A computed fold for a 92-nucleotide RNA from a Chloroflexota bacterium, annotated as SAM riboswitch aptamer (S box leader). NCBI's taxonomy places the organism under Bacteria, Bacillati, Chloroflexota. The sequence was found by an Rfam model in a public genome assembly.

[in-house]
């Protein structure tokens, strides 16, 4: 990496650095970006998939929020198409 399986209309922002597009990918809208988007770093916080502690000896179930990830604009923007995109766990 293929492949399975669960989420994907809730939640949570500053500061610095960069300098043009961004939003998966094609087609058509669309809506944001020099009042700095997108990206990258610190710090800080949302959240609870995993692992960990606890309630309890097991499970289910609830809590914690230590580690291990992810997020922190917008309904994955809308219709089409493709059956695809992100995240976590399994897995070589």
């Nucleotide at each position: 990496g293929a492949u399975c399986c669960a989420u994907c209309a809730a939640g949570a922002g500053c500061g610095c650095c960069u300098g043009a597009g961004a939003g998966c990918c094609c087609c058509g809208g669309c809506u944001u970006u020099g009042u700095g988007a997108c990206g990258g770093c610190g710090c800080a916080g949302c959240a609870a998939c995993c692992g960990g502690c606890c309630g309890c000896g097991a499970g289910a179930c609830g809590g914690c929020a230590c580690g291990g990830u992810g997020c922190u604009c917008c309904a994955g923007c809308c219709g089409g198409g493709a059956u695809c995109g992100a995240u976590g766990g399994a897995g070589g």